Annotation:
Small-subunit ribosomal RNA, 5' domain from an uncultured bacterium, 524 nucleotides, folded computationally. The RNAcentral record of the full RNA draws on ENA, Greengenes and SILVA. Its mean pLDDT, the model's own confidence on a scale to 100, is 87.

[in-house]
Context: one part of a larger RNA
RNA sequence: GAUUGAACGCUGGCGGCAUGCUUAACACAUGCAAGUCGAACGGCAGCACGGGGGCAACUCUGGUGGCGAGUGGCGAACGGGUGAGUAAUAUAUCGGAACAUAUCCGCAAGUGGGGGAUAACGUAGCGAAAGUUACGCUAAUACCGCAUAUACCCUGAGGGGGAAAGGAGGGGAUCGCAAGACCUUUCGCUUACGGAGUGGCCGAUAUCAGAUUAGCUAGUUGGUGGGGUAAAGGCCCACCAAGGCGACGAUCUGUAGCUGGUCUGAGAGGACGACCAGCCACACUGGGACUGAGACACGGCCCAGACUCCUACGGGAGGCAGCAGUGGGGAAUUUUGGACAAUGGGCGAAAGCCUGAUCCAGCCAUGCCGCGUGAGUGAAGAGGGCCUUCGGGUUGUAAAGCUCUUUCAGCCGGAAAGAAAUCGUCACUCCCAAUACGAGUGAUGGAUGACGGUACCGGAAGAAGAAGCACCGGCUAACUACGUGCCAGCAGCCGCGGUAAUACGUAGGGUGCGAGCGUUAAUC
Numbered sequence: 001g002a003u004u005g006a007a008c009g010c011u012g013g014c015g016g017c018a019u020g021c022u023u024a025a026c027a028c029a030u031g032c033a034a035g036u037c038g039a040a041c042g043g044c045a046g047c048a049c050g051g052g053g054g055c056a057a058c059u060c061u062g063g064u065g066g067c068g069a070g071u072g073g074c075g076a077a078c079g080g081g082u083g084a085g086u087a088a089u090a091u092a093u094c095g096g097a098a099c100a101u102a103u104c105c106g107c108a109a110g111u112g113g114g115g116g117a118u119a120a121c122g123u124a125g126c127g128a129a130a131g132u133u134a135c136g137c138u139a140a141u142a143c144c145g146c147a148u149a150u151a152c153c154c155u156g157a158g159g160g161g162g163a164a165a166g167g168a169g170g171g172g173a174u175c176g177c178a179a180g181a182c183c184u185u186u187c188g189c190u191u192a193c194g195g196a197g198u199g200g201c202c203g204a205u206a207u208c209a210g211a212u213u214a215g216c217u218a219g220u221u222g223g224u225g226g227g228g229u230a231a232a233g234g235c236c237c238a239c240c241a242a243g244g245c246g247a248c249g250a251u252c253u254g255u256a257g258c259u260g261g262u263c264u265g266a267g268a269g270g271a272c273g274a275c276c277a278g279c280c281a282c283a284c285u286g287g288g289a290c291u292g293a294g295a296c297a298c299g300g301c302c303c304a305g306a307c308u309c310c311u312a313c314g315g316g317a318g319g320c321a322g323c324a325g326u327g328g329g330g331a332a333u334u335u336u337g338g339a340c341a342a343u344g345g346g347c348g349a350a351a352g353c354c355u356g357a358u359c360c361a362g363c364c365a366u367g368c369c370g371c372g373u374g375a376g377u378g379a380a381g382a383g384g385g386c387c388u389u390c391g392g393g394u395u396g397u398a399a400a401g402c403u404c405u406u407u408c409a410g411c412c413g414g415a416a417a418g419a420a421a422u423c424g425u426c427a428c429u430c431c432c433a434a435u436a437c438g439a440g441u442g443a444u445g446g447a448u449g450a451c452g453g454u455a456c457c458g459g460a461a462g463a464a465g466a467a468g469c470a471c472c473g474g475c476u477a478a479c480u481a482c483g484u485g486c487c488a489g490c491a492g493c494c495g496c497g498g499u500a501a502u503a504c505g506u507a508g509g510g511u512g513c514g515a516g517c518g519u520u521a522a523u524c
Stems, first nucleotide, its partner, number of pairs: 001524004006520005013371006020363001021329001026327003030324003035074003040071002043067002047065003050061004081282003090207007099199003104195003108191004112146001114144002121136006152161003166187006174181002208254003215245003220242008257279004261272004284305005307318004335361001337360003343357001344355004374404004384395004408465001411459004418451001423445008468513005473494003479508005489496002
């Protein structure tokens, strides 16, 4: 000099854009952060409508919209947080072979026929609660057989094994009392192959300090055979061999998430890894598996532990390193805000619902950037202050006065972009028996804004509301007076102060930077 996720002191007008627990991975009150689908299902607790009964109060009715709880599906493994652990089961780069993959895309084939349950519900209990027991009833895209299976899997090559589910819309002929069959469109379902993207695994190279850590290792190193896994492998096991690593630093100890990058520097390098992005690890502490395409799962389960809470003392409940917020620690770090309008995600055919992701607003000069606090004129060089050799000098065109301007703030008025998709209508094309339904393209119409009456624009008034901080001995730009008298004090280094202190304190003056300035800490 540059820099910072800074803090502290003094000061503080406005705006834009960013950043904001670096400490206790300390403990957490409260609210919210993951739901959705009735076009899978039986149903109907509550609401609205319709219908029946009744003079009325009311009552009955799943008939309709819809829907609490329940079965079922998908999601909950993403998104969000933190950096405790980890020095290599990690990361970065470059390679590899023995793998998996829900949803999506392409292609091929199929979707036939049956069965038994169970929740909800009802009845009866137990319990303070959390919850739970018995009996009975019922449905499905829940569950289980059978058939078929080109392909698929196993094989001793003969053979053997093994799937599926329906829902919704529309309808001319035919059948049917009707429901419907049937046809068709669409969403699904099953099997197999391929793709895309994603993930698991292996290797090489690189990645902090200590030798006041020199030897380490028995599943250890390799083989054979098995088990296990989606998959290679001592990953695990039996047997066999005695190997494997190490001064090119093994082992041990300490420290640490890694990278893109950031800061600095002419560079080489050094230091760092906040925000943003990629990867990893973790979710009160330790262990474990279940479900599933995917977890050994932050807002799932089980066990143990510590802690907190409820209890009728028998027993139960909980996990903010999600967003806010509280206590605590600390020099120190924000609101218990708004909205799903946009972007994205989950579910859904869709409408839509959910979304503390996100987009916004709030707080803080924490940082960066921009603007303002007026401009011109004005010498009797006014008054006052300070100094003085008492002549004067300086503050100083500075002020006053005169002439102007009105950014920003305050006031009044107007007022956005971010929003065109989804949706409706029409036309054409495709599908089809069909001018239904549905799909695609085009045209057209209407709706939708948290921010926000915000940005921005216009208007009126008036210099009006807006400057400080540090320093002035040398380094280092800037000097005098008074007070003090090795005292009080200053100080980054050299050093000042013991009666004429440009170095302490105050004042006047000056210098530097400026909504900041200085100090401290830290890095180069």